The RNA shown here (small-subunit ribosomal RNA) has 1510 nucleotides and comes from an uncultured bacterium.
It matches the Rfam family "Bacterial small subunit ribosomal RNA".
The RNAcentral record of the sequence draws on ENA.
Its mean pLDDT, the model's own confidence on a scale to 100, is 86.
[in-house]
RNA sequence: GAGUUUGAUCCUGGCUCAGGACGAACGCUGGCGGCGUGCUUAACACAUGCAAGUCGAGCGGAAAGGCCCUUCGGGGUACUCGAGCGGCGAACGGGUGAGUAACACGUGAGCAACCUGCCCUGCGCUUUGGGAUAACCCUCGGAAACGGGGGCUAAUACCGGAUAUUCAUUUCGCUCCGCAUGGGGUGUUGUGGAAAGUUUUUCGGCGUGGGAUGGGCUCGCGGCCUAUCAGCUUGUUGGUGGGGUGAUGGCCUACCAAGGCGACGACGGGUAGCCGGCCUGAGAGGGCGACCGGCCACACUGGGACUGAGACACGGCCCAGACUCCUACGGGGGGCAGCAGUGGGGAAUAUUGCACAAUGGGCGGAAGCCUGAUGCAGCGACGCCGCGUGAGGGAUGACGGCCUUCGGGUUGUAAACCUCUUUCAGCAGGGACGAAGCGCAAGUGACGGUACCUGCAGAAGAAGCGCCGGCCAACUACGUGCCAGCAGCCGCGGUAAGACGUAGGGCGCGAGCGUUGUCCGGAAUCACUGGGCGUAAAGGGCGCGUAGGCGGCCUGAUAAGUAGGGGGUGAAAUCCUGCGGCUUAACCGCAGGGCUGCCUUCUAAACUGUCAGGCUUGAGCACAGUAGAGGCAGGUGGAAUUCCCGGUGUAGCGGUGGAAUGCGUAGAGAUCGGGAAGAACAUCAGUGGCGAAGGCGGCCUGCUGGGCUGUUGCUGACGCUGAGGCGCGACAGCGUGGGGAGCAAACAGGAUUAGAUACCCUGGUAGUCCACGCCGUAAACGAUGGGCACUAGGCGUCGGGGGGAGCGACCCUCCCGGUGCCGUCGCUAACGCAGUAAGUGCCCCGCCUGGGGAGUACGGCCGCAAGGCUGAAACUCAAAGGAAUUGACGGGGGCCCGCACAAGCGGUGGAGCAUGUGGUUUAAUUCGAAGCAACGCGAAGAACCUUACCUGGGCUUGACAUGCACGGGAAAGCCGGUGGAAACAUCGGCCCCUCUUCGGAGUCCGUGCACAGGUGCUGCAUGGCUGUCGUCAGCUCGUGUCGUGAGAUGUUGGGUUAAGUCCCGCAACGAGCGCAACCCUCGUCCCUAGUUACCAGCGGGUUAUGCCGGGCACUCUAGGGAGACUGCCGGUGUCAAACCGGAGGAAGGUGGGGAUGACGUCAAGUCAUCAUGGCCCUUACGUCCAGGGCGACACACGUGCUACAAUGGCCGGCACAGAGCGUCGCCAACCCGCGAGGGUGCGCCAAUCGCCAAAAGCCGGUCUAAGUUCGGAUUGUAGUCUGCAACUCGACUGCAUGAAGCCGGAAUCGCUAGUAAUCGUGGAUCAGCCAUGCCACGGUGAAUACGUUCCCGGGCCUUGUACACACCGCCCGUCACGCCAUGGAAGCUGGGGGGACCUGAAGUCGGUGGGCUAACCGCAAGGAGGCAGCCGCCAAAGGUCAAUUCAGUGACUGGGGCGAAGUCGUAACAAGGUAGCCGUAGGGGAACCUGCGGCUGGAUCACCUCCUUU
Repeated sequence: GAGUUUGAUCCUGGCUCAGGACGAACGCUGGCGGCGUGCUUAACACAUGCAAGUCGAGCGGAAAGGCCCUUCGGGGUACUCGAGCGGCGAACGGGUGAGUAACACGUGAGCAACCUGCCCUGCGCUUUGGGAUAACCCUCGGAAACGGGGGCUAAUACCGGAUAUUCAUUUCGCUCCGCAUGGGGUGUUGUGGAAAGUUUUUCGGCGUGGGAUGGGCUCGCGGCCUAUCAGCUUGUUGGUGGGGUGAUGGCCUACCAAGGCGACGACGGGUAGCCGGCCUGAGAGGGCGACCGGCCACACUGGGACUGAGACACGGCCCAGACUCCUACGGGGGGCAGCAGUGGGGAAUAUUGCACAAUGGGCGGAAGCCUGAUGCAGCGACGCCGCGUGAGGGAUGACGGCCUUCGGGUUGUAAACCUCUUUCAGCAGGGACGAAGCGCAAGUGACGGUACCUGCAGAAGAAGCGCCGGCCAACUACGUGCCAGCAGCCGCGGUAAGACGUAGGGCGCGAGCGUUGUCCGGAAUCACUGGGCGUAAAGGGCGCGUAGGCGGCCUGAUAAGUAGGGGGUGAAAUCCUGCGGCUUAACCGCAGGGCUGCCUUCUAAACUGUCAGGCUUGAGCACAGUAGAGGCAGGUGGAAUUCCCGGUGUAGCGGUGGAAUGCGUAGAGAUCGGGAAGAACAUCAGUGGCGAAGGCGGCCUGCUGGGCUGUUGCUGACGCUGAGGCGCGACAGCGUGGGGAGCAAACAGGAUUAGAUACCCUGGUAGUCCACGCCGUAAACGAUGGGCACUAGGCGUCGGGGGGAGCGACCCUCCCGGUGCCGUCGCUAACGCAGUAAGUGCCCCGCCUGGGGAGUACGGCCGCAAGGCUGAAACUCAAAGGAAUUGACGGGGGCCCGCACAAGCGGUGGAGCAUGUGGUUUAAUUCGAAGCAACGCGAAGAACCUUACCUGGGCUUGACAUGCACGGGAAAGCCGGUGGAAACAUCGGCCCCUCUUCGGAGUCCGUGCACAGGUGCUGCAUGGCUGUCGUCAGCUCGUGUCGUGAGAUGUUGGGUUAAGUCCCGCAACGAGCGCAACCCUCGUCCCUAGUUACCAGCGGGUUAUGCCGGGCACUCUAGGGAGACUGCCGGUGUCAAACCGGAGGAAGGUGGGGAUGACGUCAAGUCAUCAUGGCCCUUACGUCCAGGGCGACACACGUGCUACAAUGGCCGGCACAGAGCGUCGCCAACCCGCGAGGGUGCGCCAAUCGCCAAAAGCCGGUCUAAGUUCGGAUUGUAGUCUGCAACUCGACUGCAUGAAGCCGGAAUCGCUAGUAAUCGUGGAUCAGCCAUGCCACGGUGAAUACGUUCCCGGGCCUUGUACACACCGCCCGUCACGCCAUGGAAGCUGGGGGGACCUGAAGUCGGUGGGCUAACCGCAAGGAGGCAGCCGCCAAAGGUCAAUUCAGUGACUGGGGCGAAGUCGUAACAAGGUAGCCGUAGGGGAACCUGCGGCUGGAUCACCUCCUUU
C1' cells in the first nucleotide's frame, strides 16, 4: 500500500496478501565453473582405523636391522633404537550446548588481597656428599588384564651438608605516600632456603629483581517470561578467635549478637549458554546467537582428589550407578559432544579420501618425528556469484495445433532455408604461481598434468518451473454440473465456469521454479520515536491518605542531571567509503570511517536537582456575615388508608376490555360519631437547594460537617495527584430481636389464551419499617477521573456583596460562587462538545488492545450464606462494532386520497346446469398459466382436421427450403388395377412442355452429397410483447451550494389542486420523463355538401307507405368551424395561486367517455404466436396415416347461467332502438311442416336489399300461494340441420318426463348516474357447435355517501429500527442428533524439587594403640620423618516416610463451540404488541415472568419551563 464487516458511506477493528531472509526440508526439473556451506532431531548407542607425542645432546642399556670380527656360544662398532628410568608436552589444539538467570556473559573499573612453566631482560651462583630404584636376571600366581617375591644397576631421578643477595619470616627504628585496612623506600636483630649435568662450541641448572604473556578474585552498570510465585532467609546477616588458600571473603569452624533481602519485584516456577554479530526495519525497535571470532560450561551419569606453573583434567586416576564387551565364571575391559564411519531418531544434513608442500602447534641443539589442527580433494543446485544452451538474415506469414462472426486470427521470424560464430563441455599439445625455509649439497607441491595458454571438429551435447477471478502481470475453447475438485483472504463449482480438469495461447522467473515451516516488515495492531478511553474495547461507585511522581516568585552556593572540549577504552572479523587482486562477480587484500557505549578529566551554570536565605500571588488560619431536604439524636402534628366499637340505613358492593373469583340479609357498600395501629409527609415544589458519591423533603429542639460572601490581619509553598491501604457506599439479600397499617416476590384462586408456570382481577407470606451486625454490588451515568492555567459572546436561575436612583420589599448596573440553555473559534468518524470542554497546554492516577468461549474455569483473598474481588486457556469465527445515509417496515405520529370503510342497491357462498382448475383415473387424459396480477386464462369455436398426447401401421435427403453432381425426360399431370383402415407399397395405361446461340437452360422425377426438420430442454442465457403496483403523482438530470463521505439541497416549508396543479417563500437556478393540454367520441350552434338518408311547403299517386316529380328548410349523414378561458360579478384568501357563491350558457371549473401507462418493481408471464444463444434427437424427440384421447369422475375450488316466483308465470293484442353484419353470403315474399326446418325464389357487393322479431314496456285475459300453470335439470322417444362422418363427442325441434331448489353458514364481490339493476340486439371465431363465454349496442332506469374512528391499497412529511433477497424481515433459549476441545471427579500412572531419618563408596582433612620403614641425627639402642591399617567429620549414590508441585489418564458429570433445510414456544429489534435494560431475590419446559431500587441507551400525546425570531 491492497483485499475483506455495509444497499451504499465514514470511522473503529481484527484477519489476509504483496517484500526481505534461512544451516532448511518437500515436489517437478537439472549443462558448466568459482567461492562458501552441510545432524537445527537422540548431550541416543557405537564396530573399525586414525586424532599426542617427543628427546640417545639426561640415564642404565641393546630387543630388531646394517657393518666388522668370530672358536658360531658370541663379541665389537657407529648409525640407530623397541621397552624402561628421567625431562618437557599431554591443562594447547579439536568437539558439543546438556547444565547455567549466575559476576556465567558484555562493558567499565579495582586488587594496598594474588599467581604465572616455557620466553625476554638485569644481578649473582652452579659447592660437597649420600642412599636407593625401574629396566635386566631368577622365580611364583593368573584364561586374561596384570600382579607378587628375590637379586644387580645409572642419571639432569631422590636425599643431606656448605655458601648466598636485593629472597621468605621475625625484632626494633627512620622517612615518604595513600580513599580505609594500609603501602613504598631504607637500616637493623634472629631464624630459614639453592644447584645438574652433558658436551666441540652450543644447550642447560639454581636463587632473585623487572618485563611480557596467561590466569585468579572483587565491584558499578546492562540484557528473558510469570504476581494465578508476596513474603524469603539459620551459615542465614554481622562480629571475635581459629582453620584454609597463591589470594580477599561466612570459603570452613567455635562462640556472641539478631540481623539480612523484598512491589525499584526478594523467594518460587518456566525458558535459555552469553557476546562480537546475523536477519529485518526509514529509524527507533523486533527476532535470532548456524558458519567465523571472544568468553563460559560440559566430556556416559554422579562424587572425589592426585600430579603439576597450570586440571579437579574429552582420548589421566579412584569410587558409585546405568549400559555394553571379553571370560577358563575366579575376574577383567570400555566411554567418538576429536576425524571419518555405523545403527537409531528424523522432513532432513557428506568420504571409514590425500598431504604434512604451506600456516600453526608439541618435543628436540638440530636434522627430524608427531599433528583427522590445518591445507586440499570427494559428495549435495543447500546458498551466493558468473557463464552457456547460439548469432544475423529469413513471409507464399508454410505444415501442424488452437480459436473463429468462417472473412479470418494466433502460435510467428518462431520453424524450414541461407550466412556466420565456437564461450562452456569434448579431443590434442604446452603448462604454472603458491617455495620461503632448511640444508655442505642434492633436493623438497597433497592440490595436480589442476588453473591458464594454443590448436581441432561441429549448432554440434545443454530448459524448466510456477501462475493467468480480484489483490496481482497474464484469456480463450472443451470437459464437468454444489459432483469431481480449488482456495493465502475475499470466495469459485447447482448446464455456456477467464476461479475445478485438459488443451491452445499468455504472464513471471530461469538451472532453476514452486510449496511448507520460521523470523522481521507492512502492523502507528503495545504507539519511546508513534495510539487511545462521552456513544466503537477502555474512567476505578465515592472519598481520605502512605510510598512514589510532579511542583509558585527572588537571591546566593553547588555541579548530580544537562551542554561543550580533551584523554582511555570500545579486540579482530563483520558494516560503510575509496583503492587494489583473481578475465568479471561472488570472494579476498589494503587504507580510512564507523562501532550511536562505558570510564576519566577540564570548562559552562540558563534549566532540573541539592543546600542556604528571603517573598506572598498557590494553600491554609483568624474575624464578620449568610443560604441550604448536608448528617445524627430526641420530641411532636395533621390529612389519608386499614381495623375495632356504636348509630342511621338496605341490597347490593367490588372489580374489568368484558367478566369471574372475593365481600354482603349473621346487615356489606354508603354515611355519622368514637377508638387503635403502622407507615409516609399532598399543596409549597422549581432543568430550585445541599452533599464526595450513595443520597437528602411535615414541624420543633439539641449536637455536628462542609460551602459561599466580605474585611484585609496572620503562617510562609505548608501544594497537586495518589500504586498499595483505610473508610463510606441505593436496592435486593443474610443474622438476632422488635414491629407490621398500606404495598407486595413466592403462593392460591378467577379470567385471557391453542397453551398462559405471564400481562388483567381477588386475596396473600417473606420483605418493605426500627435497633445492632454483615453483604459491597447497580445503566453506582454526565456511560465524560482529579488539579491548575488560558481561549468570542448572549439569555435564565440560586446564594452573597458593591454602586446608582428611589419613600420602598420594586427597578438599573457591576463583582464573586453555584446551577442551566443557546452559540463563535477550535475539536470530533459523525452525533455532538463548546469558560461546568469532548478546545489549547502541564502534572498525577485508573483503564483498553478483534468477536465468541467468559467475567467462565482453576488458584488465591474476602463473606454466615447468597456471592464478591482477582481472572485465563483450549477451541471457534471473518468478522463483532460506532456514527451517519438512502430505502423498506412499525399492532409510531401528522396531513391527504381511492366504492377503502361507512351509507345504499344488487349479487356470490346453499340448488341444478354450463365452463375453467385442482385432485384422482388413464395407453393417453398434450402443454402452459399459480395470491391480488392462475382458474368462461392462452382457446374470437377440440366430432376428423386442429393436435402438440396415446395405440397401431408406414417413410428416411424426408411433409417443407437452398445448392451441387449424375441419370432420366415421358412437362407438371391425368386415368385405372391389386393389397390395405388409410398412409403407403406395387403394377398398368393416357398425355409427350417452353426457350435456345443447339452447347444447353427452365421445370419435374429418381439416385447421391451438403443439409432439412423438432410444439424436444432452458422465460433463471435472451429479443419482442404483456400483466401488475397504477392514471398512482411521482421519477430524475445539469450547474451551483452544503457534507470527509454515502448523500443532501432543488423535490422540504406556508397555501392550493384531480395532479411535483399553480402561487408565495427559500442556496438554489434551470431542465427532462410523467400530470395537464394537443388526438378520437358524445353533448349545443353555425358553415359546406344533399344520395341510397330526410319530407316542411308545391305537385302527382296509393286502401296504405318519400311511392313518384320535386325540394335541401328540418332530421340525418360527414367534412370544416364556433363554443368554456375561473373569462365576468361578489365574498374568502397574503395584494398570490386558488376556493365558495352567482350571472350568462347546450355545456362550468379536468363537461361525460376513450386512446394515452414516467423511473422502476415482481430473475412476474410467454423458448407452445414469432424471433433467438446454448444443449439435445437424426430409419427419429423428424414426417405421414387410421383409431383413440384432450369430453374420464368418489371429490374440492373459481367464474357464470337459470331459478326458487305474483314488481311474477302463461296467453292474446299494440308500440318504440342503436350498433353491426352479408356474394362459397344475407335472404324478402310465397308454399309445406306444430316446430327445428324444407321447397321455391325477388332483391342486395348494400344510408338503396336482407339479417330485423327488438325485449323489458303498454292494454286485456288467466293463474292465487301451491314445490304450483314457479323451476326447468334429468331421462325416454320422434325428428331437423351442418358435415366424408354426430358411438365415444354437435346444436336445434316436437311430444313425454318433470329432479334439486321456497332466497342460501362462516365468509365474500360489484357499483356514486344515464351509473347499479334490469331488458333485449349485434359481431368476431365459425361447415356446425357445446357461447350461459368474450367484445360491442341501445331500451327502461334507481338508492345512498353523516363522515374518515376502523379494514384494505396508495401519496407526502416526520419518528424508531438489531430490517436491506428489506416484517412473508430479523432473532432468543430449552430439548433431540453428530463432531470437537475443555472444567470437576473416587482414583490410577509418571516426572520435578526440597525436607526428615537410615545406610554410607572413593577421597581430602583430623586423630591414632599396635605394625612396617633406604637417605637425616645417633657408636648403638633408638629417635625424627614417612607408609599402610584403623577411627572420626564431611560426603555421592541408594533406602524409608510424609507432604508438595507439574503433567497424563479416569466410570460418571458440568457447561461450551461448531454442524443447508429436526421439536417447543416468541423473549429481543417498531410503543416488537406488557417500553427495554442494570443490580439483586424468588419462581418457571424454555426463551423468560414477577418484586424492590436504579438508568434512558424509551416511542407517542399533552402540559410546564427555557431559548430563538418578529